[in-house]
RNA sequence: CCGUGCUAGGCGGGGAGCCAGCGGUGCCCUGUACCCGCAAUCCGCUCUAGCGGGGCUGAAUCCCCGUCCGAGGCCCGGAUGGUCCGGGGCAGCUCUGGGCACGGAGCGUUGAUGGUCUGGUCCCACGCGACGUCGGUCCGCGAACCCGGUCAGGUCCGGAAGGAAGCAGCCGUAAGCGGUCGCCGGCGGGUGCCGUGGGUUCGCCUGGCCGGAGCUACCGAUCCAGGAGGCGCCCGAGCCGCCCGUGGUCGACGGCGGGUGCACGG
Numbered sequence: 001c002c003g004u005g006c007u008a009g010g011c012g013g014g015g016a017g018c019c020a021g022c023g024g025u026g027c028c029c030u031g032u033a034c035c036c037g038c039a040a041u042c043c044g045c046u047c048u049a050g051c052g053g054g055g056c057u058g059a060a061u062c063c064c065c066g067u068c069c070g071a072g073g074c075c076c077g078g079a080u081g082g083u084c085c086g087g088g089g090c091a092g093c094u095c096u097g098g099g100c101a102c103g104g105a106g107c108g109u110u111g112a113u114g115g116u117c118u119g120g121u122c123c124c125a126c127g128c129g130a131c132g133u134c135g136g137u138c139c140g141c142g143a144a145c146c147c148g149g150u151c152a153g154g155u156c157c158g159g160a161a162g163g164a165a166g167c168a169g170c171c172g173u174a175a176g177c178g179g180u181c182g183c184c185g186g187c188g189g190g191u192g193c194c195g196u197g198g199g200u201u202c203g204c205c206u207g208g209c210c211g212g213a214g215c216u217a218c219c220g221a222u223c224c225a226g227g228a229g230g231c232g233c234c235c236g237a238g239c240c241g242c243c244c245g246u247g248g249u250c251g252a253c254g255g256c257g258g259g260u261g262c263a264c265g266g
Base pairs, nucleotide, nucleotide: 001266002265003264004263005262006261009057010056011055012030013029014028015027020046021045022044023043024042034054035053036052037051038050063259064258065257066256067255068254072250073249074248075247076245077244078243080241081240082239083238085236086235087234088233092231093230095226096225097224098223099222102220103219104218105216106215107214114210115209116208117207119205120204121203122199123198124197125196126195127194128192129191131188132187133186134185135184136183137182138179139178140177141176147172148171149170150169155164156163157162
């Protein structure tokens, strides 16, 4: 050096998370890489490694070490967006009241603001009217006898002439009952586009007169005061996202360098 048979090793690794710690299942990255069973109300293990069973390869492309690059993860710092919560405070928006009269609008020489007067609105008294009620007037009805008139019949007195009382009927009327509001009188009040007299208020309305250009504050602007804390503002915390960093840490894949057997035969 070659051949044969073996052995250590290998047949994926890494990040975060979980955990006292480690590995695995599950998630993510890498990228292609034996099989079966187990496992998040987890599984296995106890010091460097999943545990149990089976298979393949096997001393180098493959195993081990170092280094470089570096996907990706985590941490830190800065800046920023969203969401949600807590606190603060009142310059702004919003709300209330007041001022001003700059702009708009409206009213105004068919006369504004203002002044003055009359009347009304309010109160009192009286009158008148209407209404209601009562009484009278008026109309009707209205008495077995104890109301009236006339009183048939009948009764009584009388010799007679004649006279007397008088029931029913008829007529009338009293008390009373009913009707009518045409007239008269009394009374009443949530009574009146009524009248007369007086009072009060100048608040409003109508009108007359004087006078001659302003008036209103409806909208906007602006000023002042106040309220609430919804929006906006300031501060802080949480969560989610995005960007930046000669930042820190772990680090797959890959590049480079180095290292690693045993037995037998030639």

Predicted 3D model of a 266-nucleotide RNA (Bacterial large signal recognition particle RNA) from an Actinomycetota bacterium. The organism belongs to Actinomycetota, within Bacteria. The prediction has a mean pLDDT of 76. Of the family's consensus pairs, 93% are formed in the model. It is recorded under the gene name ffs. Its Rfam family is "Bacterial large signal recognition particle RNA". Rfam classes the family as a non-coding RNA gene. On this family, see Rosenblad et al., Nucleic Acids Res 2003: "SRPDB: Signal Recognition Particle Database".